Description: The prediction has a mean pLDDT of 87. The part of an RNA shown here (small-subunit ribosomal RNA, central domain) has 349 nucleotides and comes from Schleiferia thermophila. RNAcentral holds the full RNA, with entries from ENA and SILVA. The organism belongs to Schleiferia, within Bacteria.
Context: one part of a larger RNA
């Protein structure tokens, strides 16, 4: 190429927007490109296959047929694809009405707790460890009071709790704002789904300028431990951790599980709605949207997984093809750098 896979075996892109391109709901008309019949032309020969013939057979040669799956042309057929015009509303979106949130950005504020300063008191210790010592302390610490200042982080509530695409998000409170979810069915009237290029966003560590540093602490010094001890432990400690601005673009970026849409047997929590029901509330029934837990059936190498599928199916896309070499050499974009993306091969088991 055919085919077969991606939770753990090699493999789902960190996450969304979205361009091309795939792929689409109902119905009526038309068209007849696609797609089916039919004639008609072409599709060289020789090979190949059939079925005969010549060489005593065969190989070989002849003869006829098939077969050449294809284009090309006409003439029909509409069921499905598709073009064109027209209608629906069950998808998708608007509206209205309530609802529930650590959703994001930026301002204000607020208390414990640390830590440092000043006084007060007040005295021989304190800290730390398995055990010590390094270290601080008679220049008055350490505990204990007061007052002041400083920066980070937000106990309890807190919960398989909630939001958010995913990163990720927590005091309290204002101003601005994005999303979702239930219920009405008023309005568009398929406007959908996926998405290769692209674009935006992205823990943490780093990196640029400039603040800012209270605690914590990579580096680094001292102490112990040890044969040793560039460690674990301990006492100190800079960058960093924190704000603005700008780059990095990477993670076990994980549910190791790509989005989407339809089906498929129950149980029992618990979060936001609505409906019944009930005097009313709690308890219950229903159902719709999330979040968990244990099974049926199927599925799996198993472990499991199981309406939040890994089950059945559809549609797009990403990605795998022994192990090592190596996610490394070249080369390309990108980046101030560190480094990131894309990504071989000799050679080897």
């Nucleotide at each position: 190429u055919u085919g077969g896979g991606u939770u753990u075996a090699a493999a789902g892109g960190g996450u969304c927007c979205g361009u091309a391109g795939g792929c689409g709901g109902u119905u009526u008309g038309u068209u007849a490109a696609g797609u089916c019949a039919g004639g008609g032309g072409u599709g060289a020969a020789a090979u190949c296959c059939u079925u005969c013939a010549g060489c005593u057979c065969a190989a070989c040669u002849g003869a006829a047929g098939a077969a050449u799956u294809g284009c090309c042309u006409u003439u029909g057929a509409u069921a499905c694809u598709g073009g064109c015009a027209g209608g629906c509303u069950a998808g998708a979106g608007u509206g209205c009405g309530a609802c529930a949130g650590a959703g994001g950005u930026g301002g204000a504020u607020g208390g414990a707790a640390u830590g440092u300063g000043u006084c007060a008191a007040g005295u021989a210790g304190c800290g730390g460890u398995g055990a010590a010592a390094u270290g601080c302390a008679u220049a008055g610490a350490u505990a204990u009071g007061a007052c002041a200042c400083a920066g980070a982080a937000c106990a309890c509530c807190g919960a398989u709790u909630g939001c958010g695409a995913a990163g990720g998000c927590a005091g309290u409170u204002c101003a601005c704002u994005g999303g979702g979810u239930c219920g009405c069915a008023a309005c568009u009237g398929a406007c959908g789904c996926u998405g290769a290029u692209g674009g935006a966003c992205g823990a943490a560590a780093g990196c640029g300028u400039g603040g800012g540093g209270a605690g914590c602490a990579a580096a680094c010094a001292g102490g112990a431990u040890u044969a040793g001890a560039u460690a674990c432990c301990c006492u100190g400690g800079u960058a960093g951790u924190c704000c603005a601005c700008g780059c990095c673009c990477u993670a076990a970026a994980c549910g190791a599980u790509g989005a989407u849409c339809a089906c498929u047997u129950g149980c029992u929590g618990u979060u936001g709605g609505u409906u019944c029901g009930u005097c009313a509330g709690a308890u219950g029934a229903a159902u719709c949207a999330g979040u968990g837990g244990c099974a049926a059936a199927g599925c799996g190498a198993a472990a499991g997984c199981g309406u939040u599928a890994a089950g059945u199916g559809a549609u797009c896309c990403a990605c795998c093809u022994g192990g090592g070499g190596a996610g490394u050499a070249c080369g390309g974009c990108c980046g101030c750098a560190a480094g990131g993306u894309u990504g071989a091969a000799a050679c080897u088991c």